Model confidence (mean pLDDT): 82 of 100. This is a predicted structure of a 496-nucleotide part of an RNA (small-subunit ribosomal RNA, 5' domain) from an uncultured bacterium. Rfam family: Bacterial small subunit ribosomal RNA.
Context: one part of a larger RNA
RNA sequence: GAACGAACGUUGGCGGCGUGGAUUAGGCAUGCAAGUAGAGCGAGGACUGGGGGCAACUCCAGAGCCGAGCGGCGUAAGGGGCAGUAAGGUAUGGGUUACGUACCCCCGGAUCGGGGAUAGCUACGGGAAACUGUAAGUAAUACCCGAUGAUGUCGAGAGACCAAAGAUUUAUCGUCCGGGGAGCGGCUCAUAUGCUAUUAGCUAGUUGGUGGGGUAAUGGCCCACCAAGGCGAAGAUGGCUAGCGGGUGUGAGAGCACGACCCGCGCCACUGGCACUGAGACACUGGCCAGACACCUACGGGUGGCUGCAGUCGAGGAUCUUCGGCAAUGAGCGCAAGCUUGACCGAGCGACGCCGCCUGCGGGAUGAAGGCCUUCGGGUUGUAAACCGCUUUGGUGGGGGAUAAAGGCCCGCAAGGGCUCGAUAGAUCCCAGAAACAAGCACGGGCUAAGUUCGUGCCAGCAGCCGCGGUAAGACGAACCGUGCGAACGUUGUUC
Numbered sequence: 001g002a003a004c005g006a007a008c009g010u011u012g013g014c015g016g017c018g019u020g021g022a023u024u025a026g027g028c029a030u031g032c033a034a035g036u037a038g039a040g041c042g043a044g045g046a047c048u049g050g051g052g053g054c055a056a057c058u059c060c061a062g063a064g065c066c067g068a069g070c071g072g073c074g075u076a077a078g079g080g081g082c083a084g085u086a087a088g089g090u091a092u093g094g095g096u097u098a099c100g101u102a103c104c105c106c107c108g109g110a111u112c113g114g115g116g117a118u119a120g121c122u123a124c125g126g127g128a129a130a131c132u133g134u135a136a137g138u139a140a141u142a143c144c145c146g147a148u149g150a151u152g153u154c155g156a157g158a159g160a161c162c163a164a165a166g167a168u169u170u171a172u173c174g175u176c177c178g179g180g181g182a183g184c185g186g187c188u189c190a191u192a193u194g195c196u197a198u199u200a201g202c203u204a205g206u207u208g209g210u211g212g213g214g215u216a217a218u219g220g221c222c223c224a225c226c227a228a229g230g231c232g233a234a235g236a237u238g239g240c241u242a243g244c245g246g247g248u249g250u251g252a253g254a255g256c257a258c259g260a261c262c263c264g265c266g267c268c269a270c271u272g273g274c275a276c277u278g279a280g281a282c283a284c285u286g287g288c289c290a291g292a293c294a295c296c297u298a299c300g301g302g303u304g305g306c307u308g309c310a311g312u313c314g315a316g317g318a319u320c321u322u323c324g325g326c327a328a329u330g331a332g333c334g335c336a337a338g339c340u341u342g343a344c345c346g347a348g349c350g351a352c353g354c355c356g357c358c359u360g361c362g363g364g365a366u367g368a369a370g371g372c373c374u375u376c377g378g379g380u381u382g383u384a385a386a387c388c389g390c391u392u393u394g395g396u397g398g399g400g401g402a403u404a405a406a407g408g409c410c411c412g413c414a415a416g417g418g419c420u421c422g423a424u425a426g427a428u429c430c431c432a433g434a435a436a437c438a439a440g441c442a443c444g445g446g447c448u449a450a451g452u453u454c455g456u457g458c459c460a461g462c463a464g465c466c467g468c469g470g471u472a473a474g475a476c477g478a479a480c481c482g483u484g485c486g487a488a489c490g491u492u493g494u495u496c
Stems, first nucleotide, its partner, number of pairs: 001496004006492005013357006019350002026313003030310003035073002040070002044066002047062006080268003089193008099185003104181008112146004122135005152161003166173003194240003201231003206228008243265004247258004270291005293304004321347001323346003329343001330341004360390004370381004394437001396432004403425002407420005440485005445466003451480005461468002
């Protein structure tokens, strides 16, 4: 000098774009953060219409409404954090004749015939609650059986084996099998990727083989048997530290330091372990077990997991709103309309950073007053002010509405026409009015731009280094003046 996710002190007008829990991966009140579809299914309720009835009520119908249940898809994405991990990671380049893939696209086939349950509901219970039992009975795109069965699988071959589901507004949406694609993933190889030898030996599923199990798949991944191997000074093993990369800071570069925000990968989800479901998990807001902690309890027993968005306590030098909206982009579901979405888009707070704008402009000497200095003549503050003229950015009050909007629905063969959707921001621009409401901070001995007076008297104090202060201190404190930067200026910390 440059830089920062900074902090502190003094000061503080506006805007744009960014950015903001770095410490206790400490504990969490409350609300929200994952639903959706009636075009899979049966029932219920409200309402409306109609029939019966004096009424209570009851029966039928309903394209629409409501909220449970069964079934489907999603909940493995999106969002957060960096604890662990020095290699099950990451980066780059390969391999997979050793593999997988729901939704999407393309191609070729198929969609036949039956059956038994169960939730909801009803009845009777148990329990403080969470929840739960028994009985009767019901539906399906839920479940099961049979048929067909190759272009599929297995097999050397002969041959063996394997499927389906319907719905509706009648034109579509589905279902099953096979092949291909796109995208995504699993496994694997090579090279690279911290410090430490004041860690020198490490290893028994250990290293390899045979046979099996398991997996989508290779493999000691696991098991039985057999052999005795494997790694290591090019640093094994141990210890300490650490998520990795694209990148970021600095520097002429080489390098050094770092890995906030954003993007890719990995890992984690109260702590430890485990599997289930599923195309995909060993699953942040799923399950089971154990533990710690916290809460409810009728003491028998239960419930919970903010490292999602806000917010709270604690610790800390220190880091924000319990905001608005699904209008846009994207995601899930749905034929669609649409619903949901603390993703996201916006607003709020913080000079935390970068950038831009303003705090006026022109004239104005009797060089006013006041201040400071003085050799007492004057000098300086200083065109600075007053005063005259002008302008109105920002701010204030009002107007104006570009744009962010693309789409969606209906009619139509089409061209086209009609209806409808903005949370938020609101430029440019127009009107009103007045210089009005808007400047500080640090420094002035040398390095280093900028000096005088007074006070103090090795005291009080300053200080980055050299060093100042013991009676005229340009270095302390104050004043005046000056210098630098300016909505900031300094200090501290850290990196180069």